[in-house]
């Protein structure tokens, strides 16, 4: 990087460095966070529980040493497929995990 499967609810920040962007993606509209310091990087802390660990009540269970991930701030409509009286659902795209190549 590609493929398959699952999830996309909730939760959890300080310091240092840095110095203007960030808020998932191709495009549109609006909004939000941010010089009271964005992204990135480092340290420590935390959240969660995919992998993982425990057990014979194997679960709608418990745990958190380790591998990842995450901890400022998002909605709408259009487009594609199906469907309807209004509508609704899905796919695609994106992120994360596990497995395979």
């Nucleotide at each position: 990087c590609u493929c398959u499967u699952a999830u996309u609810c909730a939760g959890a920040g300080u310091g240092g460095u840095g110095g203007a962007g960030a808020u998932a993606c191709a495009g549109a509209g609006g909004g939000u966070c941010u010089g009271u310091g964005a992204a990135g990087c480092c340290a420590c802390g935390g959240c969660a529980a995919c992998c993982c660990c425990g057990c014979a009540u194997a679960g709608a269970c418990g745990g958190a040493a380790g591998g990842u991930g995450c901890c400022a701030g998002c909605c709408u409509g259009a487009g594609c497929g199906a469907u309807u009286a209004a509508u609704u659902c899905g796919a695609a795209c994106a992120a994360u995990a596990a497995g395979a190549g």
Predicted 3D model of a 101-nucleotide RNA (SAM riboswitch aptamer (S box leader)) from Marvinbryantia formatexigens.
Of the family's consensus pairs, 93% are formed in the model.
RNAcentral records the identical sequence in 2 taxa.